Predicted 3D model of a 263-nucleotide RNA (Bacterial large signal recognition particle RNA) from a Bacillota bacterium. It matches the Rfam family "Bacterial large signal recognition particle RNA". Gene Ontology terms of the family: SRP-dependent cotranslational protein targeting to membrane, signal sequence recognition and signal recognition particle, plasma membrane targeting. Rfam describes the family as follows. The signal recognition particle (SRP) is a universally conserved ribonucleoprotein involved in the co-translational targeting of proteins to membranes. Of the family's consensus pairs, 94% are formed in the model. Lineage of the source: Bacteria > Bacillati > Bacillota.
[in-house]
RNA sequence: CCGUGCUAGACGGGGAGGUAGCGGUGCCCUGUACCCGCAAUCCGCUGUAGCGGGGUCGAUGCCUGCCCGCGGCUUCUCCCUGUGGGGCCAGGACGGCGUAAGCAGCGAUGAGGGCUGGGUCCCGCGCAGCGGGAGCCCGUGAACCCGGACAGGCCCGGAAGGGAGCAUCCGUAAGCGGUUACUCCCGGGUGCCGCGGGGGCGCCUGGUCCGAGCCGGCUGCGCCGAUACCGCCCGGAGGGAGCUGUCAACGGCAGGUGCACGG
Numbered sequence: 001c002c003g004u005g006c007u008a009g010a011c012g013g014g015g016a017g018g019u020a021g022c023g024g025u026g027c028c029c030u031g032u033a034c035c036c037g038c039a040a041u042c043c044g045c046u047g048u049a050g051c052g053g054g055g056u057c058g059a060u061g062c063c064u065g066c067c068c069g070c071g072g073c074u075u076c077u078c079c080c081u082g083u084g085g086g087g088c089c090a091g092g093a094c095g096g097c098g099u100a101a102g103c104a105g106c107g108a109u110g111a112g113g114g115c116u117g118g119g120u121c122c123c124g125c126g127c128a129g130c131g132g133g134a135g136c137c138c139g140u141g142a143a144c145c146c147g148g149a150c151a152g153g154c155c156c157g158g159a160a161g162g163g164a165g166c167a168u169c170c171g172u173a174a175g176c177g178g179u180u181a182c183u184c185c186c187g188g189g190u191g192c193c194g195c196g197g198g199g200g201c202g203c204c205u206g207g208u209c210c211g212a213g214c215c216g217g218c219u220g221c222g223c224c225g226a227u228a229c230c231g232c233c234c235g236g237a238g239g240g241a242g243c244u245g246u247c248a249a250c251g252g253c254a255g256g257u258g259c260a261c262g263g
Base pairs, nucleotide, nucleotide: 001263002262003261004260005259006258009057010056011055012030013029014028015027020046021045022044023043024042034054035053036052037051038050061257062256063255064254065253066252067251071247072246073245076242077241078240079239080238081237083235084234085233086232089231091230092229094225095224096223097222098221099220101219102218103217105214106213112210113209114208115207116206117205118204119203120202121198122197123196124195125194126193127191128190130187131186132185133184134183135182137178138177139176140175146171147170148169149168154163155162156161
């Protein structure tokens, strides 16, 4: 160095969970690396090894340490979503009162104030108007008991003529109807109206005097009140991110490591 046969060992590992603890079945992450039976109303063990049975490879394998790091778990912090509680939370949004720093508006064609006159208000009278009524006017309107003129007929007369008088016509009374204007009477939830008297808080306005502010609509500021929508505080749930810690596959590096026989 080669060949043959054995032995140790290997034939997946890990996370969470479960358990007094360990391993397994189940779930999850890696990854591909034997089979059968048992097993979460658990199965088998008692400290680093699942229990029972079988098979393959066989020291180019196996073991140990370090590094890398898929992935899992975790304290703490931050963000988002949704949720329970808190108004003794100094906040925002709401309301009221006040202030007058800013904006806006008004102001020497005079803010605002003093004095004074008037109006608005009340009473009386008047005027106008509205409503109702009456008169006037027009029309209609009398068989007889209204007027005038009266055919016919009737009466008186010798005659001439005269008389009373119905119908009718013309008017008219009472009554009925109508209407513009005019006159009168009555009334009122009428009035840019007039005269007189009264009153005078407020509002408007004229004259005169003083002479620069007034206002509080919006913003700001202060106080009070109400609400729990937003913000804020406390708690817990889910998702995400980061730091820390922990376990850790695969992989890399280094080291350690049999026996027998033959050539």